[in-house]
Context: one part of a larger RNA
RNA sequence: CUGGGUUUAAAGGGUGUGUAGGCGGACUUUUAAGUCUGGGGUGAAAUCUCCGAGCUCAACUCGGAAACUGCCUUGGAUACUAUUAGUCUUGAAUUAUGUUGAGGUUGGCGGAAUAUAACAUGUAGCGGUGAAAUGCAUAGAUAUGUUAUAGAACACCGAUUGCGAAGGCAGCUGACUAAGCAUAUAUUGACGCUGAGGCACGAAAGCGUGGGUAGCGAACAGGAUUAGAUACCCUGGUAGUCCACGCCCUAAACGAUGAUUACUCGAUGUUUGUGAUACACUAUAAGCAUCCAAGCGAAAGCGUUAAGUAAUCCACCUGGGAAGUACGUCCGCAAGGAUGAAACUC
Numbered sequence: 001c002u003g004g005g006u007u008u009a010a011a012g013g014g015u016g017u018g019u020a021g022g023c024g025g026a027c028u029u030u031u032a033a034g035u036c037u038g039g040g041g042u043g044a045a046a047u048c049u050c051c052g053a054g055c056u057c058a059a060c061u062c063g064g065a066a067a068c069u070g071c072c073u074u075g076g077a078u079a080c081u082a083u084u085a086g087u088c089u090u091g092a093a094u095u096a097u098g099u100u101g102a103g104g105u106u107g108g109c110g111g112a113a114u115a116u117a118a119c120a121u122g123u124a125g126c127g128g129u130g131a132a133a134u135g136c137a138u139a140g141a142u143a144u145g146u147u148a149u150a151g152a153a154c155a156c157c158g159a160u161u162g163c164g165a166a167g168g169c170a171g172c173u174g175a176c177u178a179a180g181c182a183u184a185u186a187u188u189g190a191c192g193c194u195g196a197g198g199c200a201c202g203a204a205a206g207c208g209u210g211g212g213u214a215g216c217g218a219a220c221a222g223g224a225u226u227a228g229a230u231a232c233c234c235u236g237g238u239a240g241u242c243c244a245c246g247c248c249c250u251a252a253a254c255g256a257u258g259a260u261u262a263c264u265c266g267a268u269g270u271u272u273g274u275g276a277u278a279c280a281c282u283a284u285a286a287g288c289a290u291c292c293a294a295g296c297g298a299a300a301g302c303g304u305u306a307a308g309u310a311a312u313c314c315a316c317c318u319g320g321g322a323a324g325u326a327c328g329u330c331c332g333c334a335a336g337g338a339u340g341a342a343a344c345u346c
Stems, first nucleotide, its partner, number of pairs: 004317003007300002012314001014201004021194003025088004031082001033081002035077008049065006091191001092188003095184006103177007110154001114150008125136002162169002206247006215241002220236004258313006266291010295302002319346003328339004
């Protein structure tokens, strides 16, 4: 190289967008680069293969044929690929109408709970646990009521629900904004798919500056437990959690399943459209789930949302450990991230 793989054995990039590249719908036409075919030239000899011959055989040597699968040139063929010109509508996009939703950004508002403060009532405990203690409380706590302030999160609805490329998104409401789907067949006419690099987004934790801080709570302190207890339990509690701006760029970033297209029985539930005058029933489209035929799979299982049957493009794998380490480089304020070995060992 050929070949084999990537749900769970090693292996799908966290996600999108998109450059180069690769691949690409139907019909007619041009050229003839790839492709096919004929002729010519060349492809040294030796070697290899085949048929003979010579050394007593063989190795070896000699003769002949074939081969040298290539390159150059030239005449043709035109199905396919490519190319030229044109046409088309089914892929793709646009438009119109309708519709859906926790999609995004940014304002305003709301109630419950919690904490704190003040006042009132009221008196000896409260709190906490397996049991306790630390802690709080006669300077009047806990409890109850009224008022005020603050920050964070939004009970019920709520669901195997919905939306989003992924991360993710949930009180109500306004503004701005993105997307999907359906119907119409109106417009463009292959404008498509994938995508090395690049760019953008990317939970939590963490970092910088400035705010904020009710609850929770790494670190820390104390009380318990214990042989010990740098823990589990309890009382406190700083960073953080929240906001604005700027970084970080990693996750079991999971469906452990890359994207796109076509094809291959059905059943049930459900969400949202559309068509029937219509929430009984039903058709169809796009989702979300459950169960199964064929088929696949080592099995578990997957099964029109494939892990089935095929095609295109990208990413990745090649025994375990050493190791996601060392070195170098790039990025970062740092923490660290990205790329990523070997010796040695089994």